[in-house]
Context: one part of a larger RNA
């Protein structure tokens, strides 16, 4: 010094195990906030500090209900004081407190500080102070006030309102809008209207009751889905992109306005003394009560076998009262009560009973012993039993239907929330239909055109259909649109208003549940942590689990200055001593064999 064998030591593989994640699935919720939210900062405990909990009533106050002996969270013990069958701690539901930042909103501010104004009240001999309401700003209403300029407007003011703001993980909807990157290189194109930035709402959003589609047959709002199909198409016809009818399912619903009229009520205009008007018909009678126009309200009115309007004629479903200058016959309005719907989830909307269901605490719940075995410990063995609507799990010193806890089933709420059924309740409606006539109405800077663009399978092409810019600029049913340039014939539809559940997407959250998912370099980034550290800062961001059934965590007596080790003890076991299951490797020795 090498190979070997034996022991160690080092280091933490590996196996084993789960307090933590994944991921799916049903239910629920699906929004909090100026009555101050989300998130904090600072403090409250007998005793320092972290986390949880609370908030100067500060480990907690009051109320109702569960529960039913112990209790004063936890890491995490120990000491002290305490409270509890006059029912504590604990669980649920209802209330009060709720400092100080923060949309923060009295004023300012370098968040968690600084200054104040008014009212009330407390103190002070006064002043300074203290407490308790209260003072943003926009908006919508309502009244008050008011220049330039008479009227008016602007403007400023009060006063009212469950009114706005902030916060949210994903879903959806709108407005902006890339690049890497594909094309084996780029520029059109691709990536993709994708990331991303901004508004906005909803529990779902969005779309939706054909100026739709089809083809000469017919269908018959929207959404979602399977297939029609990687098909027509498009496409430096490169790379890619990429429909639609139609067909089979899921759901399931329709519905309100403008406008022609009629009334009314107010501004402005106008004009006449009767041939106007005052509902029609006779008579009387009133005297601007007319008529024009613009604008609110109220009836009317809503469709494509077009449709309503006016007027006239036929049929037909109610009663009562009041009304329409006066009689009288009719009409017409308004109101009450019968009768028929129909509802709050879309067209208006609230709130009460009754019943029966969920949630938010709980409660009852069946049956086993014995022997030996294991260096300890029965749930395992081995005999004899038992329940079972209960032989999902999980704990107990190994592996328990009868040992706990639970499981199957059954039960239960003063309170608050929520589901369904029915009433009460609210609320239409009480006239419509049909024929003729007439030609009044049937959404205007609107269709449409040019021109530039956007999106559509469609990249300017022969480009329709749909949005937008800027210019032009109709028509009213003998009127417009569409049917892929454009005519024409034929078919289809009524645009320029508005609402509308379901079935569709997601999951921050909260209950149960499941897994041919991880098991600690795995699973979430995180066995808790956005912590420790890092960055001037946006921002980046870890590691670290396992004694042992129980601490029974080695009392005592040695050596040492202490680490620590020997004895003694515990314990089944201490190479199970808190540097702790199990202890591979690399890696350092010791000790012996052999070669050198």
């Nucleotide at each position: 010094g090498g190979c070997g064998c034996a022991c160690g030591g080092u280091g933490g593989a590996u196996g084993c195990c789960u307090u933590g994640g994944c991921a799916c699935c049903a239910g629920g919720a699906a929004c909090c906030g100026a009555u101050g939210a989300a998130g904090g900062a600072c403090g409250c405990g007998a005793g320092a500090g972290g986390c949880c909990g609370c908030g100067a009533u500060a480990g907690g106050c009051c109320c109702c209900g569960g529960g039913g002996a112990g209790c004063u969270g936890u890491c995490a013990a120990c000491u002290g004081a305490g409270c509890u069958g006059u029912g504590a701690u604990c669980c649920g539901g209802g209330g009060g407190u709720g400092u100080c930042c923060g949309a923060a909103u009295g004023g300012g501010g370098a968040a968690a500080c600084c200054c104040g104004g008014c009212a009330g009240u407390c103190g002070u001999c006064a002043u300074g102070g203290g407490c308790u309401g209260u003072c943003a700003c926009c908006c919508a209403u309502a009244c008050c006030u008011g220049a330039a300029c008479a009227c008016a407007u602007a403007g400023g003011g009060u006063a009212u309102g469950u009114g706005g703001a902030g916060g949210g993980a994903a879903c959806g909807c709108g407005g902006g809008g890339a690049a890497g990157u594909g094309a084996a290189a780029c520029a059109u194109c691709u990536c993709a209207g994708u990331a991303c930035c901004c508004g906005c709402a909803g529990g779902a959003a969005g779309a939706g009751a054909a100026a739709a589609c089809a083809a000469c047959c017919g269908u018959g709002a929207u959404u979602c889905c399977g297939g029609g199909a990687g098909u027509a198409g498009u496409g430096g016809c490169g790379a890619g992109c990429g429909a639609a009818a139609c067909c089979g399912g899921a759901u399931g619903a329709g519905g309100c306005c403008a406008a022609a009229c009629c009334g009314u009520a107010u501004g402005c205009g106008u004009g006449u003394g009767a041939u106007a008007c005052c509902c029609g018909g006779c008579a009387g009678g009133g005297g601007u009560u007319g008529c024009g126009u613009a604008u609110g309200c109220g009836g009317g009115g809503u469709u494509g076998u077009g449709g309503g309007a006016u007027c006239g004629c036929a049929c037909u479903u109610c009663a009562g009262c009041a009304g329409u200058c006066u009689g009288c016959c009719g009409a017409c309005u308004g109101u009450u009560g019968g009768g028929c719907g129909a509802g709050u989830c879309a067209g208006a909307a609230a709130c009460c009973g009754u019943a029966u269901g969920g949630a938010u605490a709980g409660g009852c719940g069946a049956a086993g012993g014995a022997c030996a075995u294991g260096c300890g410990a029965a749930a395992g063995g081995u005999c004899c039993g038992g329940c079972g609507u209960a032989g999902a799990g999980g704990g107990u010193a190994a592996g328990a239907c009868c040992c706990c806890c639970g499981u199957a089933g059954c039960u239960g709420a003063a309170a608050u929330c929520u589901g369904u059924a029915c009433g009460g309740c609210u609320u239409g409606c009480u006239u419509g239909u049909g024929c003729g006539a007439c030609a009044c109405c049937c959404a205007a800077g609107u269709a449409g055109c040019a021109c530039g663009g956007g999106g559509c399978c469609c990249g300017a092409g022969a480009a329709a259909u749909c949005c937008c810019g800027u210019g032009u600029g109709a028509a009213u049913c003998u009127g417009g649109c569409g049917g892929g340039a454009c005519c024409a014939c034929c078919c289809g539809c009524u645009a320029a208003g508005c609402c509308u559940a379901a079935a569709u997407a997601u999951u921050c959250c909260c209950u149960g549940g499941u897994g041919a998912c991880c098991g600690a370099u795995a699973g979430c980034g995180g066995a808790u942590a956005g912590u420790a550290c890092c960055g001037u800062g946006a921002g980046g961001g870890a590691a670290u689990g396992g004694u042992g059934a129980a601490a029974a965590g080695u009392a005592c007596c040695g050596c040492g200055g202490g680490a620590g080790c020997g004895g003694a003890g515990u314990g089944a076991a201490a190479u199970a001593g808190u540097a702790c299951c199990u202890g591979a490797a690399a890696c350092c020795g010791u000790g012996u064999g052999c070669c050198u």

Large-subunit ribosomal RNA, domain I from Streptomyces fildesensis, 596 nucleotides, folded computationally. It matches the Rfam family "Bacterial large subunit ribosomal RNA". It was read from a public genome assembly. Model confidence (mean pLDDT): 82 of 100. Lineage of the source: Bacteria > Actinomycetota > Actinomycetes > Streptomycetaceae > Streptomyces.